[in-house]
RNA sequence: GAUAGAGGUUGCGUGUUUCAUGAGUAGCCGGAGGGACGUGUUCAGGCACGGGAGAAUUCCGGUAAAGGGGGAAUGCGCCGAAAGGAUGCAGAUCCUGAAGCUGUUUUCUUGGGUGUAUGGUGAAUAAUCAUGCAACUGUCAUCAGUCUUCGGGGGCAUCCCGGAUUGAUGGAGCGCUAUC
Numbered sequence: 001g002a003u004a005g006a007g008g009u010u011g012c013g014u015g016u017u018u019c020a021u022g023a024g025u026a027g028c029c030g031g032a033g034g035g036a037c038g039u040g041u042u043c044a045g046g047c048a049c050g051g052g053a054g055a056a057u058u059c060c061g062g063u064a065a066a067g068g069g070g071g072a073a074u075g076c077g078c079c080g081a082a083a084g085g086a087u088g089c090a091g092a093u094c095c096u097g098a099a100g101c102u103g104u105u106u107u108c109u110u111g112g113g114u115g116u117a118u119g120g121u122g123a124a125u126a127a128u129c130a131u132g133c134a135a136c137u138g139u140c141a142u143c144a145g146u147c148u149u150c151g152g153g154g155g156c157a158u159c160c161c162g163g164a165u166u167g168a169u170g171g172a173g174c175g176c177u178a179u180c
Stems, first nucleotide, its partner, number of pairs: 001180005011078009027063007037050004041099006082110005088104004111137002114134008139171009150162004
């Protein structure tokens, strides 16, 4: 340097089908109040549209979704799998600026899952993201033990080497193991 593997049956990501939630919610229609604003992702400036033939908004009645996220089943790609932060570029949106959203480049952090606290996103008690804490788990290194009825050497054994295993400490995936 190349190839192949391991962490674990709750590893990571993703597609399809289906189920529940979202929700009797948004929207639409009608009615009764109300009485001048409202809509185009948020804010500011503009532009456009709707509005005394009744805006915002409250209540009643009728009708009535969806996406994201989740469970199950079943495929696919994998082991920096992947996730997040920052920056640059691009895209969509009525226009401009800032923010937000989507994709992507570069770079930084994180071995992995779980629980928990705080905060963010979210309709949510689900889930997810960030940070902290806790033990667990895999890997390598060092140290100290055990196995001699695990293997080899030796034959004086309370020995040496390897291997397996227990405990402690520490490191990080650009790592670890095997083969060439």
Predicted 3D model of a 180-nucleotide RNA (Lysine riboswitch aptamer) from a bovine gut metagenome. The sequence is in RNAcentral, with records from MGnify. Its mean pLDDT, the model's own confidence on a scale to 100, is 82. Rfam family: Lysine riboswitch aptamer. About the family: Riboswitches are metabolite binding domains within certain messenger RNAs that serve as precision sensors for their corresponding targets.